Predicted 3D model of a 71-nucleotide RNA (transfer RNA) from a Candidatus Terryibacteriota bacterium.
[in-house]
RNA sequence: GCGGACGUAGUUUAGUGGCAGAAUAAUUGCCUUCCAAGCAGUGGGUGCGGGUUCGAUUCCCGCCGUCCGCA
Numbered sequence: 001g002c003g004g005a006c007g008u009a010g011u012u013u014a015g016u017g018g019c020a021g022a023a024u025a026a027u028u029g030c031c032u033u034c035c036a037a038g039c040a041g042u043g044g045g046u047g048c049g050g051g052u053u054c055g056a057u058u059c060c061c062g063c064c065g066u067c068c069g070c071a
Base pairs, nucleotide, nucleotide: 001070002069003068004067005066006065007064010024011023012022013021018054026042027041028040029039030038047063048062049061050060051059
């Protein structure tokens, strides 16, 4: 330099056009003499920019980053 894959919560991830879910972590309450465990809640997320569309995490283009391959 060329090609490909990926980018969603603090972390691991689901989601192929119509309210973004789960686990774990954090935090609050209950329970307990206390801690842990358990139970019930709460907050927190679509890499950036543009396009298509009534509507985009999803489709298209560019950029950035990570990984793989070729040279």
Its Rfam family is "tRNA". By type it is a transfer RNA. The coordinates come from a structure-prediction model, not an experiment, and the mean pLDDT is 83.